Model confidence (mean pLDDT): 80 of 100.
Transfer RNA from Ruminococcus sp., 77 nucleotides, folded computationally.
Rfam family: tRNA. Rfam describes the family as follows. Transfer RNA (tRNA) molecules are approximately 80 nucleotides in length.
RNA sequence: AGUACCGUAGCUCAGUAGGUCAGAGCGUUGGUUUCAUAAGCCCAAGGUCAUCGGUUCGAUUCCGGUCGGUACUACCA
Numbered sequence: 001a002g003u004a005c006c007g008u009a010g011c012u013c014a015g016u017a018g019g020u021c022a023g024a025g026c027g028u029u030g031g032u033u034u035c036a037u038a039a040g041c042c043c044a045a046g047g048u049c050a051u052c053g054g055u056u057c058g059a060u061u062c063c064g065g066u067c068g069g070u071a072c073u074a075c076c077a
Stems, first nucleotide, its partner, number of pairs: 001073007010026004019057001028044001030042003050066005
C1' cells in the first nucleotide's frame, strides 16, 4: 500500500430483507430481606447505534467519504 471483516450502555455482545419502545447478561445507584455481610428478589439510571454526508415520507439497518481496530496479502535497501 491492497483486500476482507468489525465499530450498538461502564464491560461482553445480540439485533434488523428500512417503520411500531433500541435490547440481553455482567457491572452501578436505590429499595427489600438480614443483628450484619453475601446471595436472592424488586425498581431505576446509563445510548449522538464511531463520525461526516447521501438516498428515502422515514436510516442503527442501504450507499459513499473519514477515523479507529483485527486478519490476510504485497513491499522491505